[in-house]
RNA sequence: AAAGGUAAGGUUUUGGCGAGUUUGAUUCUGGCUCAGGACGAACGCUGGCGGCGUGCCUUAUGCAUGCAAGUCGAACGAGUCUAGCCGGUGCCGCAAGGUAUUGGCGAAAGCUAGUGGCAAACUGCUGAGUAACACGUGGGCAACCUACCUUCUAGUGGGGGAUAUACCGCCGAAAGGCGGCGUAAUACCGCAUAAUCUCCUCCCCUCAUGGGGGAGGAAGAAAGCCUCACGGCGCUGGAAGAUGGGCCUGCGGCCUAUCAGGUAGUUGGCGGGGUAACGGCCCACCAAGCCUAAGACGGGUAGCUGGUCUGAGAGGACGACCAGCCAGACGGGGACUGCGAUACGGCCCCGACUCCUACGGGAGGCAGCAGCAGGGAAUAUUGCGCAAUGGACGCAAGUCUGACGCAGCGACGCCGCGUGAGGGAUGAAGGCUUUCGGGUCGUAAACCUCUUUUCUGGGGGACGAGCAAGGACGGUACCCCAGGAAUAAGCCACGGCUAACUACGUGCCAGCAGCCGCGGUAAUACGUAGGUGGCAAGCGUUGUCCGGAUUUACUGGGCGUAAAGGGCGAGUAGGCGGCUGGAUAAGUCUUUGGUGAAAUCUCCCGGCUCAACUGGGAGGAGUCUGAAGAUACUAUCCGGCUUGAGGAACGUAGAGGAGAGCGGAAUUCCCGGUGUAGCGGUGAAAUGCGUAGAUAUCGGGAGGAACACCAGUGGCGAAGGCGGCUCUCUGGACGUCACCUGACGCUGAGGCGCGAAAGCGUGGGGAGCAAACCGGAUCAGAUACCCGGGUAGUCCACGCCUUAAACGAUGGAUGCUGAGUAUGGGGGGUAUCGACCCCUCCCGUGCUGAAGCUUACGCGUUAAGCAUCCCGCCUGGGGAGUACGGCCGCAAGGCUAAAACUCAAAGAAAUUGACGGGGGCCCGCACAAGCAGCGGAGCGUGUGGUUUAAUUCGAUGCAAAGCGAAGAACCUUACCUGGGCUUGACAUGCUUGAAGUAGGAACCCGAAAGGGCCACGACCUGUAAAAUCAGGAGCAAGCACAGGUGCUGCAUGGCUGUCGUCAGCUCGUGCCGUGAGGUGUUGGGUUAAGUCCCGCAACGAGCGCAACCCUCGUCUCGUGUUGCUUUCUCACGAGAGACUGCCCUGUAAAAGGGGAGGAAGGUGGGGAUGACGUCAAGUCAUCAUGGCCUUUACGCCCAGGGCUACACACACGCUACAAUGGGUAGGACAGAUGGUUGCAAUGCCGCGAGGCUAAGCCAAUCCCAAAAACCUACCCUCAGUUGGGAUUGCAGGCUGCAACUCGCCUGCAUGAACGUGGAGUUGCUAGUAACCGCAGGUCAGCAGACUGCGGUGAAUACGUUCCCGGGCCUUGUACACACCGCCCGUCACGUCAUGGAAGCCGGUAAUGCCUGAAGUCGCUGGGCGAACCCGUAAGGGACGCAGGCGCCGAGAGCAGGACUGGUAACUGGGACGAAGUCGUAACAAGGUAGCUGUACCGGAAGGUGUGGCUGGAUCACCUCCUUU
Repeated sequence: AAAGGUAAGGUUUUGGCGAGUUUGAUUCUGGCUCAGGACGAACGCUGGCGGCGUGCCUUAUGCAUGCAAGUCGAACGAGUCUAGCCGGUGCCGCAAGGUAUUGGCGAAAGCUAGUGGCAAACUGCUGAGUAACACGUGGGCAACCUACCUUCUAGUGGGGGAUAUACCGCCGAAAGGCGGCGUAAUACCGCAUAAUCUCCUCCCCUCAUGGGGGAGGAAGAAAGCCUCACGGCGCUGGAAGAUGGGCCUGCGGCCUAUCAGGUAGUUGGCGGGGUAACGGCCCACCAAGCCUAAGACGGGUAGCUGGUCUGAGAGGACGACCAGCCAGACGGGGACUGCGAUACGGCCCCGACUCCUACGGGAGGCAGCAGCAGGGAAUAUUGCGCAAUGGACGCAAGUCUGACGCAGCGACGCCGCGUGAGGGAUGAAGGCUUUCGGGUCGUAAACCUCUUUUCUGGGGGACGAGCAAGGACGGUACCCCAGGAAUAAGCCACGGCUAACUACGUGCCAGCAGCCGCGGUAAUACGUAGGUGGCAAGCGUUGUCCGGAUUUACUGGGCGUAAAGGGCGAGUAGGCGGCUGGAUAAGUCUUUGGUGAAAUCUCCCGGCUCAACUGGGAGGAGUCUGAAGAUACUAUCCGGCUUGAGGAACGUAGAGGAGAGCGGAAUUCCCGGUGUAGCGGUGAAAUGCGUAGAUAUCGGGAGGAACACCAGUGGCGAAGGCGGCUCUCUGGACGUCACCUGACGCUGAGGCGCGAAAGCGUGGGGAGCAAACCGGAUCAGAUACCCGGGUAGUCCACGCCUUAAACGAUGGAUGCUGAGUAUGGGGGGUAUCGACCCCUCCCGUGCUGAAGCUUACGCGUUAAGCAUCCCGCCUGGGGAGUACGGCCGCAAGGCUAAAACUCAAAGAAAUUGACGGGGGCCCGCACAAGCAGCGGAGCGUGUGGUUUAAUUCGAUGCAAAGCGAAGAACCUUACCUGGGCUUGACAUGCUUGAAGUAGGAACCCGAAAGGGCCACGACCUGUAAAAUCAGGAGCAAGCACAGGUGCUGCAUGGCUGUCGUCAGCUCGUGCCGUGAGGUGUUGGGUUAAGUCCCGCAACGAGCGCAACCCUCGUCUCGUGUUGCUUUCUCACGAGAGACUGCCCUGUAAAAGGGGAGGAAGGUGGGGAUGACGUCAAGUCAUCAUGGCCUUUACGCCCAGGGCUACACACACGCUACAAUGGGUAGGACAGAUGGUUGCAAUGCCGCGAGGCUAAGCCAAUCCCAAAAACCUACCCUCAGUUGGGAUUGCAGGCUGCAACUCGCCUGCAUGAACGUGGAGUUGCUAGUAACCGCAGGUCAGCAGACUGCGGUGAAUACGUUCCCGGGCCUUGUACACACCGCCCGUCACGUCAUGGAAGCCGGUAAUGCCUGAAGUCGCUGGGCGAACCCGUAAGGGACGCAGGCGCCGAGAGCAGGACUGGUAACUGGGACGAAGUCGUAACAAGGUAGCUGUACCGGAAGGUGUGGCUGGAUCACCUCCUUU
C1' cells in the first nucleotide's frame, strides 16, 4: 500500500407466485383460457336490523301540475282599509240620545299595482358541442376592467321639464294596445364649483410603447331619506386595497398518412375604425408571404383537471359522486340593459314542435326540485322545514330561498350486529348409502340449564341553539323496566385448473361448458337426491377496466430454420462519432426561494360503543420556475495532433463493365458425288422420314447461336451476374512505402440509380431448342409424364416492366476473443547458381474445431461469441399479401395495405416408433431347382346365399369354412308347430297343515307329457313293552327363491389362436442429453440363435436362445413270462457314449474348413417347451362372472318336425380320367393300438353283407387280423374301353323302441361326367415328398374327416436379382387410429359475414349564384319631439326619434362536385358444416424430386416452357476435412 474485515454517520427502501391447452412423448416459439381487484351497474334465487354514502351511464327526447328570485313604504305619488271627525235620511224617544242606512274628510299601522333602487350574470342543472390557449402547469400585461366591501381624500350649491299608476274615452275573443286629462321622486335634464381624474402641448427619469414625475391649457359631479335633531343610512369626483374577471404566452396530455400538401384576411406592413384592453378583431391601400414529414390541412373520437381503479413499479384504463375551470339552456342568429350577460326560469327574428282562438291573432320552452310519457337491462317522493349553514333585499323587524338541512324509496355499495350459549349417545326416529356387518347426516335434534343483542309493550328523553325567543329531523338517538329462544339463512359449487363424492334416472337423447372437454347402458362433468366445500344477508351470472401478459418489452422481447434483414448500391435530412489544451455553463449534478387550491392518498393523534364515516397535525407529489454554485461526461466556440478516413509514389492478379473486329468445332439447311432399303424412336411401339433415293459417307457452300478441353467449394463484381481470341475506352480491389491533408468518419427515413428469368412495344434476325398447338403412344380416363412435329419466345438495337427459394433464408460499420489445415493474390526472411523446400506479415476463399452462444439443429476471427452506433422488419393461424382507396405501368401487373367472420391452435427443432413403388447386411420350401397336387369332372363334408313354420347358435383374410362337432334317425337340441305344468326338472331356508299321509299295482282320457279315479299301504330317531307324544324323512299350501344355450367377449376371469420357436424384450447402477430419450443392445467378426469373441462409458443382471425332460439310433449291465431256447433277437430297467475332446489348416479371439476314430460329428433325428407384447383377435353356447332383461314364461315336460332344404358361389377332401394300368388266381413281409354291455377263433349255412355255434382271452399268452402296395402267372391293347364309377331300379343284411323325412353294408342290374384341367395357387430338402395299407378315439349303428402306425421310397437346391414374411443398421417423413396413414382442388347442398354492381334512399362539411329576417354600424332623415340656445311670440337652431337607403347577416332556394352510410336484380371469392361427386396434386425418390418468379394452357387438383433455390432421396466420381 492493497485485498479483506469491523464500527460510526448519512441516504434510501416494504416490493414482483402461477395454472390449463398443440405432441405417442419432449423442448422451444406462440396464441387462447382461468385463478385477483374494481363498478353510478343490470339479471336470477334469497332476504332480519342499523349507520354512512349513493341512485337516467340510454332520447341535449317531449312535457300536465305545483314550487325553484325576489326585496325595499327609511326613494316616490296614488289607491285601499279603518279609528276618528263633519253631515243626510228612516225608526224609537218629550229630549238627551239610541239604532239602521248613507255622503264627505280622514291619522297611525297594514295591504295593493305602478315609478324608482339593488338583486336577478350568484345558486342550481347538464356534457350536446369543443382537439381549442378549452384545460393543467409556469410566467407576462409598460395593453386592461372591477357593482356591492375596506381605507384615505374632496364635495353634496342652485334650477328645470316630463311621465307611469290612477281617472275618462276607445279598439280587441284574448294577449294586449291607443288617445285624452292630471301627478311625484334617490327617475330625467341644464347651470355653478372641482383635483394628483380625463384630454391636448412641452420637459425630465426609465432597457422598455399607453410606466413614473413636472409646467401650461381645456372639458367633465352629485340626491336625498330617517331621526330623540345628537346622529344614522345614502349620493358624487379622486387615490389605494381586497375580490372577481379579461387578454397574451413556454411546456404537457387521443387515434388516423388508405388525409401530403394547406392558406386570399390568408402572412406582414402603413393608415384608420372598434374595444375596458393588445391584436386582421374589422376596413382601405401596399408587399407576397405564412404553416408543413418534429405531421400542416383533412377525417374520426372526446368536455379538461384535482383525482378514481388497477399495477411491485414503470405504466394502462377511466373522468359517476365531491372540488376547480370551460361550454350549453327547444335548433340557429342577434343585440339591448348593466360593474358584470351576448343573459336556463329577459327581449327581438328565423325554424321545428305543442297549446288557445270568435280564424283576425296570440301563448310556450323542467339539461332547477318533485312528477309524467317515451326510450331502455336499468336509476327514487308531485314529502317536511327555513331550526342550522349559505345567499338576495332591507336601518331593522323581516320576507324570499326545491341552494341547503332532514325525512321517504332501492341489499346499489361500504361498515357493524344478529338469527342463540353451555350441557346432552340409546349415537333416537327419519333420509341417503351399503360388501347387509355397517357407515353417514351427528351433539346435529329431542331433552336440561342459561342469556336477551335484535323484537314487542311500557316509562324517561336529548345534544344540535349563539344575548332572548325559536327544532323540520322527532317522542328520533340514547337510558330504564317487563315479556319471551322467542321474529330472523340463503346462494353457488363439488372431472382438471380449483376447496369439495356417492346413489339413482337418462343413453351422442335431454342437456352441460370459462379453457381442456363431458353424454352412444355401469356418467364423481347432464337431471334429481343425500353428503361435502366455499361465501354469507347475501350468493351467483352477465357486462366493462386493470392485472396475470416480459403477449408492444423505457424498466423489459425479438428477426439462420418458429412471425420477422429492405434484391443491391451511392447518397439527402436525421442519429452517432478518434487523441489533446483552453473558454462557456445549454444538458447534467448540488443548495436554496416561489408555486404545485381544498378534498383525496400515507403516517400520527382525536370524535361517533367499534368500524365505515369524520376532525386536527405532519408527509408525499412537477419534463414547472427564480437565484447561487460544481465542471467529470455530453454539447458549443477557439487551437493543436495522427492512429480513423483520404491522397501521392512503386508494383500485382482477375470470366469486373462497354464497344468493335476475328476464329475453329458441332447442329441444321442447300448443291454435287458414292450408295440402297430402310432410317428414326421406345420399356415396347406407333406417328414421322425414305425408291421423287432417305439414313450412312465424301466434297463444296449458306446461316444463326453457343464457346468443349483448360475449369478448380479457382477468380472478379454492391447485388443481379460474368467464361473462345484481339484491340480501344473504363470502374474497383490487393501489396509495399510512410511523402501529403488533418476527423475530412459510420449509418442512412424519404427521394435517385442498378436489378436473373418470364413478359410488353417498335424494327431486325431466326441454326438449334421450345410454352401454346397438332399428331402417336400409355391409361379406366391422360387436357400429363414418353415419342414425332411445331409457333411465340430464346438472339440483336432502342424503350418499358421491377419481380424471384433476388438465399448464407444470416443489413451495414468498428473494436476485441485459443488453435489446426487447404487454397487464390502480394510482400519479407532463410536457402540456392537458379527453381523448389522452410519460417513469417497482409488481403481473399473453404473445412475441422477451444471458450462462448443456441429450444435444438448448429454457429464458432468470413460468429449465430463479447460490445458500441445507425437503418429495416416482426407481434397466433386462416381470411390475405386479398378487398377498397391512392401511386406507378401500354398491358400483364407491381408498391402501399385492412376489416367482418372463423379456429384453439398454426408452428420450429429434436425423440421413439411405424411406413417408403429409400439404401445396406441377413434369414425362412420365400423365390429359384425339383416332385406330387389343387383350380376343370363326379361324389363327400363345411360355408355363403337363397328357401322355410324352423332350416338353433357361434367361427369370417392370412389366423372362419372335414372349424366348436372324438361322429344331429328319437335323445343330443339350444330351433319350429302343437299339447301340458307353475315354488316349478334341480338347491337352501322359513311358516302352516294333513292319517288312510308318503309311496303306489290296476283302470279311464290322451300322441305322450300330464290329468283323473282307486285297491293296498308305510319308514327313521328319542321316551319305550305297546299305544301315544315329540322330532325327522316324505307330501300339500304359502313365502323367500329356483330357472334362463336370453343380451353384452366393446364390463370381465380363465382358456386359445396369430406374428413366431422369430431372436428378440427389459431392468439396476453409472455416464450423456434442458428434456422426450440415448448408452448398455451400436461397431468388427461369427452363429440356428442378443450364440460366442474382440472392441467400446459402460459394468452387471433378468425374461427369452441353448442345456436340463421324453423318445428313436449304438454299446454295457441287470432281470426273464406269455417272448426265446439262451451268445443273438425281443421286452423292461439302470448306465455308458459326443465334448469341436484329438490331428491338419487358418486366426488376435470366437468361429470356420478338412481329417481320424466312432453306431452316431459339430444342434445326431423327432417331440414337449411359445419372452415383452400386438390384433377392444376368438369364446357370456364348456365353465365362472359384473350389469341388464324375463318369472302361469325368454323357465320346465312331451309328441312330431327341423338342424339333412337347393337355381347357385367358395373352401377342404375322396375317386378318377388309365397300360409304371385294370381284372382274375396264387404267394410274401409290418408296426402301433383295442378288447368282458367286449374282441371273438373254429366249424356249419348264405354268391355276399351276414347268421348259427362257441374254444380262447380282463390279454408279450386269446382275438380283431386279411396288411396293402409288392412278387409270379394269365387276360385286357389305347377304346369313354374289362378305364371310371356317379346315378337309378330291384332284392337282401345289420344296429336300434323306431332307418319315410334321414343310417351303414351286400348281391344283381344300370352305367353319367371325366381323355390330366384357364388365370391363378398349395405342400415338401430324406427315411422327407409321393405311393400303400393297418389301427384307434368318438360310437347302439354310421368315417372319404381326425389322431396315430408301419411298408415301398425318390428328384432337386446354380444361387439370393425378383415375389411373400421376418431380423439388424441407416435414411426421408406433413404418418402416431401409425400407408387400409395423411391430404389437395373443382362440382353439388346448407348457413354466415363480406367485396363489386345498373340504380334507389339518406347523412355531413364546404363552395358558387340568388334571395335575405331580427339587429349592430354607416348615410339620410322633407315626418315627429317637453327640457338647452336665439326670440315677447310665431318661429328657428342644436339634439333625438320614426321612416328610407347601404354593408354585414341566420335561414331558404338553385347548381355541380367531395366525403360517408343504408339498400339492390345480378355477380366474385371466403369461412364453416359425422359419413355427397370427380379425380390423386403434396407428404417416402409420394411413384414425373419438390418449391419458386413469370408466361401459356387445362373439369379440378394441376401441366408445360424459361430462369432460379435445396428447404431433394439414392448410387458413383471429384474435392475438402478428421483419425491412423